Predicted 3D model of a 300-nucleotide part of an RNA (large-subunit ribosomal RNA, domain VI) from a Candidatus Bathyarchaeota archaeon. It was read from a public genome assembly. Rfam family: Archaeal large subunit ribosomal RNA. The family has 91 seed sequences and 2,955 matches in Rfam 15.1. The family is grouped with related families in Rfam's "LSU clan".

[in-house]
Context: one part of a larger RNA
RNA sequence: UGUUGGCUGUCUGAGGGGAAAGGGUCUUCAGUACGAGAGGAACGAGACGCUGCGGCCUCUGGUCUACCGGUUGUCCGACAGGGCACCGCCGGGCAGCUACGCCGCGACGGAUAAGGGCUGAAAGCAUCUAAGCCCGAAGCCGCUCCCAAAAAUAGACAGCCAUUCCACGCCGAACGGCUCCGGCCGGGAGGGUGGGACGAGGGCGCCCGUAGAAGACGGGUUUGAUGGAGCUGGGGUGUACGCGCCAAGGCUGAGGCCGAGGCGUUCAGCCCGCAGCCCCCAAACGCCCAAGAUAUCAGC
Numbered sequence: 001u002g003u004u005g006g007c008u009g010u011c012u013g014a015g016g017g018g019a020a021a022g023g024g025u026c027u028u029c030a031g032u033a034c035g036a037g038a039g040g041a042a043c044g045a046g047a048c049g050c051u052g053c054g055g056c057c058u059c060u061g062g063u064c065u066a067c068c069g070g071u072u073g074u075c076c077g078a079c080a081g082g083g084c085a086c087c088g089c090c091g092g093g094c095a096g097c098u099a100c101g102c103c104g105c106g107a108c109g110g111a112u113a114a115g116g117g118c119u120g121a122a123a124g125c126a127u128c129u130a131a132g133c134c135c136g137a138a139g140c141c142g143c144u145c146c147c148a149a150a151a152a153u154a155g156a157c158a159g160c161c162a163u164u165c166c167a168c169g170c171c172g173a174a175c176g177g178c179u180c181c182g183g184c185c186g187g188g189a190g191g192g193u194g195g196g197a198c199g200a201g202g203g204c205g206c207c208c209g210u211a212g213a214a215g216a217c218g219g220g221u222u223u224g225a226u227g228g229a230g231c232u233g234g235g236g237u238g239u240a241c242g243c244g245c246c247a248a249g250g251c252u253g254a255g256g257c258c259g260a261g262g263c264g265u266u267c268a269g270c271c272c273g274c275a276g277c278c279c280c281c282a283a284a285c286g287c288c289c290a291a292g293a294u295a296u297c298a299g300c
Stems, first nucleotide, its partner, number of pairs: 005161007015147003021051002024048005034039001052105005060099004067092005072085005094273001108142003115135004164197003175186004198292001201289004205221005226282003230277004234272004242265005249258003
């Protein structure tokens, strides 16, 4: 752009895509059938595991340069708190992302191949075939999963809006008046052109994330819990600074002083991409687009 007014939501599924599955071992069947014996199945049923595919993060593990703690060297005069050194190194670690973790991956139906048959002539017999009919595969088509109305036969359902209004200039039917009969004037249905209004819905703008390379997608926009801050809960680290008490040991002028470290305050302190609550802050005011129409048929 089209889909014969515009739009929102929910669908159908013509058509298309995938390989979504493939092996193995064990138990049972069964030491059975079979076989002189030696040996030794199958149909069916069950369990386990591997490879592949798809999804997920409850558990386990990894990562976690958000975060917490320990510690070395040096610098900021000391303390406290920090900078730099691969995140300095080390110990942990939520969310997220992940696999080494978890979940799922089926039977059945239809038409068939090779093949097995039924009935059965040509050809009094026979014959699966010539007519007809029944079976038969990991293969084909369904079932199952995904995309899909641009499927031009361009779909369906439900709902919303519209199929209007205003003003202006030009042309202009009916009708009225005048007439020297040539027309002239008024009038204004309707039509054409340009502009404006209304308008379902959409977009922009703004705050964002379950989404994301950009577009797109999804949520919110004061009639609000969308993001931030705060509070509460939950979680990570592991018990902060300061103060009080104790203290190995060292120094001493013998009066005391220094003191790693321990305990208490303290399940502390610090932190959180999680959840809930709460309008404190930011989503202000707004802007733009947008159908109102064409063709055909019928009538006048």